[in-house]
Molecule: transfer RNA
Organism: marine sediment metagenome
RNA sequence: GGGCCUGUAGUCUAGUGGUUAGGACAACGCCCUUACAAGGCGUUGGCCCAGGUUCGAAUCCUGGCAGGCCCA
Repeated sequence: GGGCCUGUAGUCUAGUGGUUAGGACAACGCCCUUACAAGGCGUUGGCCCAGGUUCGAAUCCUGGCAGGCCCA
């Protein structure tokens, strides 16, 4: 330098162009317990960035950025 793949919460992950972006772990609060753990209920927190297509984009297209693999 070239090709391919990936990017969603603190971490992991689901999501076939239309429902309020779903779940698990973690954190926080309450319940339970003499207390702790476990368990139950609840809360907070998210689509890498910019543009385009579309009535409508996490999803499709283009360009960037970051990471991974391969070639040179």